[in-house]
Molecule: Bacterial large signal recognition particle RNA
Organism: Acidimicrobiia bacterium
RNA sequence: CCGUGCUAGGCGGGGAGUUAGCGGUUCCCUGUACCCCCAAUCCGCUUACGAGGGGCUGAAUUCCCGUCCGAGGUCCGAUGCGCCGUGGUGUCGCACUGCGGCCGAGACGUAGAUGGCCGGGUCCCACGCAAGGAGACCCCGUGAACCGGGUCAGGUCCGGGAGGAAGCAGCCCUAAGCGGGCACUCUCCUGUGCCGUGGGAGCGCCUGGCCUGAGUCGAGGCGCAGGAGGCGGCCACGACGCGACGAUCGACGGCGGGUGCACGG
Numbered sequence: 001c002c003g004u005g006c007u008a009g010g011c012g013g014g015g016a017g018u019u020a021g022c023g024g025u026u027c028c029c030u031g032u033a034c035c036c037c038c039a040a041u042c043c044g045c046u047u048a049c050g051a052g053g054g055g056c057u058g059a060a061u062u063c064c065c066g067u068c069c070g071a072g073g074u075c076c077g078a079u080g081c082g083c084c085g086u087g088g089u090g091u092c093g094c095a096c097u098g099c100g101g102c103c104g105a106g107a108c109g110u111a112g113a114u115g116g117c118c119g120g121g122u123c124c125c126a127c128g129c130a131a132g133g134a135g136a137c138c139c140c141g142u143g144a145a146c147c148g149g150g151u152c153a154g155g156u157c158c159g160g161g162a163g164g165a166a167g168c169a170g171c172c173c174u175a176a177g178c179g180g181g182c183a184c185u186c187u188c189c190u191g192u193g194c195c196g197u198g199g200g201a202g203c204g205c206c207u208g209g210c211c212u213g214a215g216u217c218g219a220g221g222c223g224c225a226g227g228a229g230g231c232g233g234c235c236a237c238g239a240c241g242c243g244a245c246g247a248u249c250g251a252c253g254g255c256g257g258g259u260g261c262a263c264g265g
Base pairs, nucleotide, nucleotide: 001265002264003263004262005261006260009057010056011055012030013029014028015027016026020046021045022044023043024042034054035053036052038050063258064257065256066255067254068253072249073248074247075246080242081241082240084238085237086236087235088234089233092232093231094230096226097225098224099223100222102221103220106217107216108215115211116210117209118208119207120206121205122204123200124199125198126197127196128195129193130192131190132189133188134187135186136185138181139180140179141178142177148173149172150171151170156165157164158163
């Protein structure tokens, strides 16, 4: 150096979660890495890479160590961001209120602006008229087992008789009541009236007349002042989400190094 047969080792690893801790089952990353079987209020262990059974490979592309890269996870989480809530804040914007020898679109105006005077209406009170409603009066009907009226069959009672008496049912009538009508009359009422009469009040508004004789109104803007947390802004605090920097673990992969035994040639 070559060949044959073996052995250690390997046949996935990592993060999270769980656990006193480790490994597995679970979720995720990596990416291809034997099979059966066990396992979440679980399975197997006790300082480690699960326990049981079977199979393959085997000293190197595959095993071991170091280093680099770094998928991905975890922690922290900024006088960082987003969104929401609570409280405050007049200094700033909107909104609100008031003011103005301010600007001013437009409209009205010699067919008379504005202002002044007089009158009427709108408003209040009383009365009248009308309308509507209710009640009374009035009219019709109905209306009493007996305790209302009339007439009272039958029957009853009194009487020697002539005669007399009370009286049920029926029929007729009526009281309270009930039902209906209600033109007129009377009483009362009124979110009734292009109604009337009288009185009052008279600020504003509407309107008529007279006088005056050129302005008047004004969208919007500007300025000043005010209070106010209604909105925005700002300040403070809080909840949630994202999250830079940092810390930590780290797969795959790159590079470097390391690792047997026996026999034969």